[in-house]
Formats: sequence, structure tokens, C1' cells
RNA sequence: AGGGAUGUGGCGCAACGGUAGCGCGGCGGCCUCCAAAACCGCUGGUUGUGGGUUCGAUUCCUGCCAUCCCUG
Repeated sequence: AGGGAUGUGGCGCAACGGUAGCGCGGCGGCCUCCAAAACCGCUGGUUGUGGGUUCGAUUCCUGCCAUCCCUG
């Protein structure tokens, strides 16, 4: 330099173009002599960033950024 993959809560991951969810975590409760486990509830996201397409974009197109892989 060229090609490809990925980017979504604190972490790991989902999400036919139509309300962004799940698990773990955190907080509170219940239980217990006290804890742990189990159970119940709550919590938390400018979907990497700038544009475009669309009535509507996490999703499609595109510039850039970051990480990883391949080629030279």
C1' cells in the first nucleotide's frame, strides 16, 4: 500500500428496515444466627464517528477512526 472481518449498557453477546433485548455484573428485597446459593424486583445504551438512501436505519450505501486477519 491492497483485500477482508469486527465495533451495540461496566463485561460477553443478540436484534426481517418498524418499541434496542438476553446473560453476567451492580443496587434493593426475600431467606438465614450471619453469609453464600436460590428466588423477586430495579438499574444502566447519544448502537465507534460524519454524511447519504428511506415515511422510518443497529440493520442498506459511503468517508473517516480503532482493533484483528490475509497479501506484498